[in-house]
Background
The prediction has a mean pLDDT of 84. This is a predicted structure of a 475-nucleotide part of an RNA (small-subunit ribosomal RNA, 3' major domain) from Rhodoluna limnophila. It matches the Rfam family "Bacterial small subunit ribosomal RNA". The full RNA is in RNAcentral, with records from ENA and SILVA. The source organism's lineage runs through Bacteria, Bacillati, Actinomycetota, Actinomycetes and Rhodoluna.
Context: one part of a larger RNA
């Protein structure tokens, strides 16, 4: 100087309390552990590993296991020597990789090109070492710290600075002080939402003015209005008033769309955890070289007596089913997204208008509103499971695919000790899209919207943090 205390003082956070609404108990889904397995690749392991790399494992992915092959190799560069092909195309063996045969048979005037072949240097390796290491990443925390220069003070390690009295989300700002200064954080510049004004009006818009239609901005026009796409304005404790060291600020009010950081967000300071990463890339060093390389078929990553994590649908009447009708954003479409139409209970098929898209299509939004049933039942809840039947992706749905129809209709009556999240358009609660994708096991993730609560008395407890003290047989 730190660090640590079941030492002390001040102060904060959904950290407690006060609430709401899950989880922990069923079913399933998925992700580990663990056992099997010829394999059940590989990492990640308190928080900070477990719907995590995986924004998609039938085959390919793929790294793994088996079996069948190849070695200048599937890929790169160079030299030497040989060639006229290489590619395709058809037959036989094979499970495919391949072999073999046949058929075809270079370009350029040259130097070369391109290709295959022999031989060499080398290729290759998802092999090991995250604890050799770049880069990137979590994590403490968007927490308010972290530091230097020169001065001073101490024999030194060091200290002051930065402690102290106010004040803040804030080492923010003010007052004071052997300090006086600056750096990196902090706030501000950046997006995006919320008012207004302004320009410009197509594919959006329709107030007034005409026309048309069973209806529709459908047409003629029009720039009012929403709305898109620039551009400006606006909020700054400016303005009153009470408090205060008449500083900083803090409390009411005014007027405003917005008031005191207005709401979100990208933004992560020194440095900690020998934190994760050699399988995203790079890289030293070690290792493999007829294999730890490379190509192929098939299995596997999808197994299950169990144990965990995170969803997700329930248990029901604030409900289930059934008819009828209402209002979104935001996304995405050409190897695409496909309307009217027709079939088919349905998944879908059949055709294919239209649109590279403020036009067209994806695309009926759910909850809700009005009705009508059901009447407390393991039920018209639930909805797994099995059995039969299809539909589509795709060479190919047995290991291992989603959806549809019909029959089946289990556990479940609300979940123990524990325990997780949320403080406002938040939680809860409906649907919506889009990334990956040929399809999909997505209920994940990621982004939009609609409806829309309750509750904070406080800071004593319990985590975790910040500052300033003290004590120490710790460094």
């Nucleotide at each position: 100087u730190g660090a640590c205390g079941g030492g002390g003082g001040c102060c904060c956070g959904c950290a407690c309390a006060a609430g709401c609404g899950g989880c922990g108990g069923a079913g399933c889904a998925u992700g580990c552990g663990g056992a099997u397995u010829a394999a059940u690749u590989c990492g990640a392991u308190g928080c900070a590993a477990c719907g995590c790399g995986a924004a998609g494992a039938a085959c390919c992915u793929u790294a793994c296991c088996a079996a069948g092959a190849c070695u200048u190799g599937a890929c790169a560069u160079a030299u030497a020597g040989a060639g006229g092909a290489a590619a395709a195309g058809c037959g036989u063996a094979g499970a495919a990789a391949u072999a073999c045969g046949c058929u075809c048979c270079c370009c350029g005037c040259a130097a070369g090109g391109u290709c295959u072949c022999u031989a060499u240097a080398c290729a290759g390796g998802u092999g090991g070492u995250g604890c050799a290491u770049g880069g990137u990443u979590g994590u403490c925390g968007u927490c308010a710290g972290c530091u230097c220069g020169u001065g001073u003070c101490g024999u030194g390690a060091g200290a002051u600075g930065u402690u102290g009295g106010g004040u803040u989300a804030a080492g923010u700002c003010c007052c004071g002080c052997a300090a006086c200064g600056a750096g990196c954080g902090c706030a501000a510049c950046c997006c995006u939402c919320g008012u207004c004004c302004u320009a410009u009006g197509u594919u959006g818009c329709c107030a007034g003015c005409a026309c048309g239609u069973a209806a529709u901005g459908g047409u003629g026009g029009g720039a009012a209005c929403u709305c898109a796409u620039g551009g400006g304005a606006g909020a700054c404790u400016g303005c009153c008033g009470g408090g205060g060291u008449c500083a900083a600020c803090u409390c009411g009010g005014a007027g405003g769309a917005a008031g005191g950081u207005g709401g979100g967000g990208a933004u992560g300071a020194c440095g900690u955890c020998a934190a994760a990463u050699c399988a995203u890339c790079a890289u030293g060093c070690c290792c493999c070289u007829u294999a730890u390389g490379u190509c192929u078929u098939g299995g596997g990553c999808u197994u299950c007596a169990c144990g965990c994590a995170u969803g997700c649908u329930a248990c029901a009447a604030u409900g289930g089913c059934c008819g009828g009708u209402a209002c979104a954003a935001a996304g995405g479409g050409c190897u695409g997204c496909a309307a009217u139409a027709c079939c088919g209970c349905a998944a879908g098929g059949u055709g294919g208008a239209g649109c590279g898209a403020a036009u067209c299509c994806c695309a009926u939004a759910a909850a809700g509103c009005c009705g009508g049933u059901c009447u407390c039942a393991g039920u018209u809840c639930g909805g797994a499971u099995u059995g039969g039947g299809g539909u589509c992706u795709g060479c190919a749905a047995c290991u291992c695919g989603a959806c549809c129809c019909c029959a089946u209709g289990a556990a479940g009556u609300c979940g123990g000790a524990g325990u997780c999240g949320c403080u406002a358009g938040u939680a809860a609660u409906c649907g919506u899209a889009g990334a990956u994708c040929a399809g999909c096991a997505a209920c994940g993730c990621u982004a939009c919207g609609g409806u829309g609560a309750a509750u904070a008395c406080g800071u004593u407890c319990c985590c975790g943090g910040g500052c300033c003290u003290u004590g120490u047989a710790c460094a």